Predicted 3D model of a 158-nucleotide RNA (Lysine riboswitch aptamer) from a bovine gut metagenome.
RNA sequence: GAUGGAGGCGCGUCUGUUAAGAGUAACCUGGUUGCAUCAGGAAAAGCAGUCAGGUAAAAGGGACAGACGCCGAGGGGCCGGAAAGAACCUGUAAUGACCGGUACCCGGGCUGAAGGAUAAGAUCUUUCAGACUGUCGCACCUAGUGCGGAGAGCUGUC
Numbered sequence: 001g002a003u004g005g006a007g008g009c010g011c012g013u014c015u016g017u018u019a020a021g022a023g024u025a026a027c028c029u030g031g032u033u034g035c036a037u038c039a040g041g042a043a044a045a046g047c048a049g050u051c052a053g054g055u056a057a058a059a060g061g062g063a064c065a066g067a068c069g070c071c072g073a074g075g076g077g078c079c080g081g082a083a084a085g086a087a088c089c090u091g092u093a094a095u096g097a098c099c100g101g102u103a104c105c106c107g108g109g110c111u112g113a114a115g116g117a118u119a120a121g122a123u124c125u126u127u128c129a130g131a132c133u134g135u136c137g138c139a140c141c142u143a144g145u146g147c148g149g150a151g152a153g154c155u156g157u158c
Base pairs, nucleotide, nucleotide: 001158002157003156004155005154008071010070011069012068013067014066015065016064017063018062026055027054028053029052030051031050032049033048034047035046038091039090040089041088074106075105076104077102078101079100080099081098084095107133108132110130111129112128113127114126115125116124117123135149136148137147138146139145140144
């Protein structure tokens, strides 16, 4: 340098079924209180809040099953772009699905605490801690213990 492998509730994507989301949002009818600000316009046969009745979803995430690609799998940070985004219109702010770059951080999953995103006790993510687990090094030593490092690692073959 080439070509194969391993870690295990291992990583990621897609499809189907399903509980919840939710009798919620939205729409219609009636009542009632009001009149738009981040800026400019415009507006009452309208708009917003709220109450009653009627109709009545979806997304993201979860569970189960299957398929595919894999073991820096992937996730995060940073930089750039970016649909959308303030009561009606135009613009814009926080935010930003998604795309690209970057060897800046993380061996891996689990549990707990705190923070962030979000409507959310779901889920994702960051930091810290704990035990567990894989790998290499060192020491003790006889198959185990202790300490330490990090995937740009470890290991088989050529």